[in-house]
Context: one part of a larger RNA
RNA sequence: CUGGGUUUAAAGGGUGCGCAGGCGGAAUAGUAAGUCAGAGGUGAAAGCCCACAGCUCAACUGUGGAAUUGCCUUUGAUACUGUUAUUCUUGGGUGUAGUUGAAGUAGGCGGAAUAUAGGCACUGUAGCGGUGAAAUGCAUAGAUAUGCUAUAGAACACCAAUUGCGAAGGCAGCUUGCUAAACUAUAACUGACGCUGAGGCACGAAAGCGUGGGGAGCGAACAGGAUUAGAUACCCUGGUAGUCCACGCCGUAAACUAUGAACACUCGCUGUUGGCAAUACACAGUCAGCGGCUGAGCGAAAGCGUUAAGUGUUCCACCUGGGAAGUACGAUCGCAAGGUUGAAACUC
Numbered sequence: 001c002u003g004g005g006u007u008u009a010a011a012g013g014g015u016g017c018g019c020a021g022g023c024g025g026a027a028u029a030g031u032a033a034g035u036c037a038g039a040g041g042u043g044a045a046a047g048c049c050c051a052c053a054g055c056u057c058a059a060c061u062g063u064g065g066a067a068u069u070g071c072c073u074u075u076g077a078u079a080c081u082g083u084u085a086u087u088c089u090u091g092g093g094u095g096u097a098g099u100u101g102a103a104g105u106a107g108g109c110g111g112a113a114u115a116u117a118g119g120c121a122c123u124g125u126a127g128c129g130g131u132g133a134a135a136u137g138c139a140u141a142g143a144u145a146u147g148c149u150a151u152a153g154a155a156c157a158c159c160a161a162u163u164g165c166g167a168a169g170g171c172a173g174c175u176u177g178c179u180a181a182a183c184u185a186u187a188a189c190u191g192a193c194g195c196u197g198a199g200g201c202a203c204g205a206a207a208g209c210g211u212g213g214g215g216a217g218c219g220a221a222c223a224g225g226a227u228u229a230g231a232u233a234c235c236c237u238g239g240u241a242g243u244c245c246a247c248g249c250c251g252u253a254a255a256c257u258a259u260g261a262a263c264a265c266u267c268g269c270u271g272u273u274g275g276c277a278a279u280a281c282a283c284a285g286u287c288a289g290c291g292g293c294u295g296a297g298c299g300a301a302a303g304c305g306u307u308a309a310g311u312g313u314u315c316c317a318c319c320u321g322g323g324a325a326g327u328a329c330g331a332u333c334g335c336a337a338g339g340u341u342g343a344a345a346c347u348c
Stems, first nucleotide, its partner, number of pairs: 003320004007302002012316001014203004021196003025088007033081002035077008049065006091193001092190003095186006103179007110156001114152004119148003123145001127138002164171002208249006217243002222238004260315006268293009297304002321348003330341004
């Protein structure tokens, strides 16, 4: 390489868009590039293989055959693929009428809680806080507790769900503007316009970085108090960066359903979300999602099971014993941290 694989043994790219490429619905006609058949030429000899022959045999040698799976020319075939032309509507898209949601983005508003106040108070007095128990800490300069007022930042209890939306990351107080999407019904329009997608581009939690703001609570680092044989921890009292906002980087996660995308096919039961249809009762339909259980089948098993890990097709990504190692070197990206790509010696 081939083969075989990728939920958990090594292995699905974090996610999307998409150039090239690969693959691609139905009908008719043409063409004959691929494809198939015939003929001709060529495919040196030796060798290999087969048969026979010559040295007493063998090695060796000779003769003949086969093979040389290829290439070129030519004559045909036309099912399939390609190509050209015409057409079709089931795939895809558009329209029309509705519906849905924590989808995105920008602005405005709200209440509870917390903190602060050398603000106020007919207040009020010696403790508070914290723990397994304590201590550090706060407090007669009047704390804690209680009431009122003011200010600040951050997050949105209940509703709340096994729910919903989004490509993923992710998204939750209320409200307004702008933007996007999905689903259902209809079948008016288009007429294969499709699927996948190496490179590429865009998005991408948290932490981290740069500049400028902000800073209530929480809280790496750090300090102190405990615990302990020790305690660079777990517990407690404090507390800086950070967490928040704007703009710009970073580009990684158990970025997980550890399960790539698309299409077709293959038993059922049950809950639920959004539509449609229908409705006297009863029975119960259909489309798109989100869940639970289960049959065949699959699987090493656990399990999966119309949301497949079943049966098939197309395209992409990835794996090939453990360690060394996601390291070294080189390249490239980054302000840096570091990311991406990615070995070998050696060893078991």
Small-subunit ribosomal RNA, central domain from an uncultured organism, 348 nucleotides, folded computationally. The RNAcentral record of the full RNA draws on ENA and SILVA. Its mean pLDDT, the model's own confidence on a scale to 100, is 85. Its Rfam family is "Bacterial small subunit ribosomal RNA".